[in-house]
């Protein structure tokens, strides 16, 4: 330099055109305990950027970034 995959709450990760973006695990608040810790319920909290299609876009297209891996 090309090439090809990946980017989703604090971190792991689904979801793949319409629906409330789902789980784990950390936060938080209450219950349970003499405390703690476990164990219960609730609660915040996410679609790398920018354009395009499209009635609608995390999802398709196009270019930009960043991270891998393969060529050279």
């Nucleotide at each position: 330099g090309c090439a090809g995959u990946a980017g989703u709450u604090g971190u792991c990760c689904a979801g793949u055109g319409g629906u409330u973006a789902a789980g784990a695990u950390g936060c938080g608040g209450c219950c349970c305990u003499g405390c703690c810790a476990c164990g219960g319920c609730c609660g915040a909290g996410a679609c790398c950027c920018g354009g395009g299609u499209u009635c609608g876009a995390c999802u398709c297209c196009c270019g930009g970034c960043u991270a891998c891996u393969g060529c050279a």
Transfer RNA from a Candidatus Pacearchaeota archaeon, 72 nucleotides, folded computationally.
Model confidence (mean pLDDT): 81 of 100.
The source organism's lineage runs through Archaea, Nanobdellati and Candidatus Pacearchaeota.
The RNAcentral record of the sequence draws on ENA.